[in-house]
Molecule: Bacterial large signal recognition particle RNA
Organism: Bacillota bacterium
RNA sequence: CCGUGCUAGACGGGGAGGUAGCGGUGCCCUGCACCCGCAAUCCGCUAUAGCGGGGUCGAUGUCCGUCCGAGGCUCUGCCGCGCAGCGCUGGUACGGUGGAGCGGCAUAGAUGGUUUGGUCCCACGCAACGCGAGCCUGCGAACCCCGCCAGGUCCGGAAGGAAGCAACGGUAAACAGGACACCGCGUGUGCCGUGGGCUCACCUGACCGGAGCCGUUUUCACUGGGGGCCGUCUGAGCGGGGGAAGUCGACGACGGAUGCACGG
Numbered sequence: 001c002c003g004u005g006c007u008a009g010a011c012g013g014g015g016a017g018g019u020a021g022c023g024g025u026g027c028c029c030u031g032c033a034c035c036c037g038c039a040a041u042c043c044g045c046u047a048u049a050g051c052g053g054g055g056u057c058g059a060u061g062u063c064c065g066u067c068c069g070a071g072g073c074u075c076u077g078c079c080g081c082g083c084a085g086c087g088c089u090g091g092u093a094c095g096g097u098g099g100a101g102c103g104g105c106a107u108a109g110a111u112g113g114u115u116u117g118g119u120c121c122c123a124c125g126c127a128a129c130g131c132g133a134g135c136c137u138g139c140g141a142a143c144c145c146c147g148c149c150a151g152g153u154c155c156g157g158a159a160g161g162a163a164g165c166a167a168c169g170g171u172a173a174a175c176a177g178g179a180c181a182c183c184g185c186g187u188g189u190g191c192c193g194u195g196g197g198c199u200c201a202c203c204u205g206a207c208c209g210g211a212g213c214c215g216u217u218u219u220c221a222c223u224g225g226g227g228g229c230c231g232u233c234u235g236a237g238c239g240g241g242g243g244a245a246g247u248c249g250a251c252g253a254c255g256g257a258u259g260c261a262c263g264g
Stems, first nucleotide, its partner, number of pairs: 001264006009057003012030004020046005034054005061258007071248004075243002078240004083235003090230003094224008102215004112208004117203003120197006126190002128187005135178004145170003153162003
């Protein structure tokens, strides 16, 4: 140096999350890489940290170190968005007062003052309505209502007399209907009348007096309460684009290391 058979080892790795921790299943990155079973209210393990079964390659194939660096995570600050909160410090909206302007009313009399009447309350009257009583009509009693009482009954020797049912006629209560002039009572009644009361709120009339009064209008100043809106401030979040910050780090580049046995 060559060949054969083995062994170590390899047949992907990484980030976040999760976990006491490690690996895996699921997500993402890298880029192409044996097969089957298990697994998120999980699965398998314990620093040699997936387990079980099968297969292939095999020390030119692996291992270690440095660099580069896809991508992830943390931190920091920027912009935008909406959410929650604080606060009347600024603005806006709201209320009050005052000034100025504008408009309207006013010497055909403003604000104001006095006063009459009404709206309000009480009593009475009148009217309306309702009810009741009374009135009219009808009906209306086996007997305990009336009249007349056939038949029958009773008294009597007789003449005669008596009570009296039904029928007939009538009536009381009750019932039904009608009419309401008069009487009594009542009222969620009244453009009604009389008397009295109250209030000065509104309307109205009269008188006094003699110049202001009002505005749902514009603006300014002062002021008040209030988180309705904007701004300021605070907190958590979402999206976008950054950092000469930290951390992990695939792919890749470079360097280094590399077993045992037999035969030639």